[in-house]
Molecule: transfer RNA
Organism: Dehalococcoidales bacterium
RNA sequence: ACACCUGUAGCUCAGUAGGACAGAGCAGCGGUCUUCUAAACCGUCGGUCGGGGGUUCGAGUCCUCCCAGGUGUG
Numbered sequence: 001a002c003a004c005c006u007g008u009a010g011c012u013c014a015g016u017a018g019g020a021c022a023g024a025g026c027a028g029c030g031g032u033c034u035u036c037u038a039a040a041c042c043g044u045c046g047g048u049c050g051g052g053g054g055u056u057c058g059a060g061u062c063c064u065c066c067c068a069g070g071u072g073u074g
Stems, first nucleotide, its partner, number of pairs: 001073007010026004019057001028044005050066005
């Protein structure tokens, strides 16, 4: 330099061909239980989906530019 992949909650990830309030587990917080802790159970908190622009009635999803990380080639 070129090609490809990844970027969604504090962390690990899902989101099937663009459409119904953006989800799960763990973590955090509150509670029940327990002598206490852990476990278990109940509840709760959480993200304008890496950033800008575009297409569309409608974008996490499509197009484009940029940013960050990774892999390969030279």